Predicted 3D model of a 74-nucleotide RNA (transfer RNA) from a Cytophagales bacterium.

RNA sequence: GCUUCCGUAGCUCAGCCUGGCAGAGCACUAGCCUUUUAAGCUAUUGGUCGGGGGUUCGAAUCCCUCCGGGGGCA
Repeated sequence: GCUUCCGUAGCUCAGCCUGGCAGAGCACUAGCCUUUUAAGCUAUUGGUCGGGGGUUCGAAUCCCUCCGGGGGCA
C1' cells in the first nucleotide's frame, strides 16, 4: 500500500442482511430477606449506537469519508 472483519450501557454482546419505540445478561443503586455478610427475590438507574456528511417522511441499520482495533496479502 491492497483487502476483510469489528466499534451499540461500566463489562460481554444482540439488533444491521429486509430502515419504523434502542435491547439482553452481568455490574451499579435502592428495597425485601438475614443477628451480620454472602447468596436469593423485587424494582430502578445507565446510550452523541466511534466522529462527520449524504439519501429518506423516518437511519444503529443504506451510501461516502475519516478515526481506532484485529486478521490476511504484498

It matches the Rfam family "tRNA". Rfam describes the family as follows. Transfer RNA (tRNA) molecules are approximately 80 nucleotides in length.